[in-house]
């Protein structure tokens, strides 16, 4: 250069056009002599970046970036 794979929460991963969730971790409580563990609550996403289709988009199309494989 050409194709191809993946990008969502701090970290791993869902979510097949109609509210973005779950583990683990983080934060306050319960509980313990005390720690873990259990239980009960929170917080934390402009869904990698533009952009376009559509009544709606994280999903469909196109650019970009970055990132696995593969040819040259």
């Nucleotide at each position: 250069g050409c194709a191809u794979u993946u990008g969502u929460a701090g970290c791993u991963c869902a979510a097949u056009g109609u509210u973005a969730g779950a583990g683990c971790g983080c934060c306050g409580g319960u509980c313990u002599u005390g720690u873990a563990a259990g239980c009960c609550g929170g917080a934390g996403g402009c869904u990698a970046g533009g952009g376009g289709u559509u009544a709606a988009a994280a999903u469909c199309c196109c650019c970009u970036c970055a990132u696995c494989u593969g040819c040259u």